Predicted 3D model of a 74-nucleotide RNA (transfer RNA) from Sphingomonas tagetis. The sequence was found in a public genome assembly. The prediction has a mean pLDDT of 80. It matches the Rfam family "tRNA". From the family's description: Transfer RNA (tRNA) molecules are approximately 80 nucleotides in length.

[in-house]
């Protein structure tokens, strides 16, 4: 310099080849339970889907510039 791949919650990851409230564990808060603490259960907060543009009746999904990551050639 080329080329592939990838980014969602505070972390690790879903979202059935565009299709109707963007979820799940972990964390955290609060509450049962227990002499008390674990651990269990219940309730509960949490998101400009990396940042722009476009294409569509609808984008996390498609398609583009650009940023951050990984691999691989040279």
């Nucleotide at each position: 310099g080329g080329g592939c791949c990838u980014g969602u919650a505070g972390c690790u990851c879903a979202a059935u080849u565009g299709g109707u409230u963007a979820g799940a564990g972990c964390u955290g808060g609060c509450c049962g339970c227990u002499c008390a603490u674990a651990a269990c259960g219940g309730c509960u907060a949490g998101g400009u889907u990396g940042c722009g543009g476009g294409u569509u009746c609808a984008a996390g999904u498609c398609c583009u510039g650009c940023c951050g990551g990984g691999c691989c050639c040279a």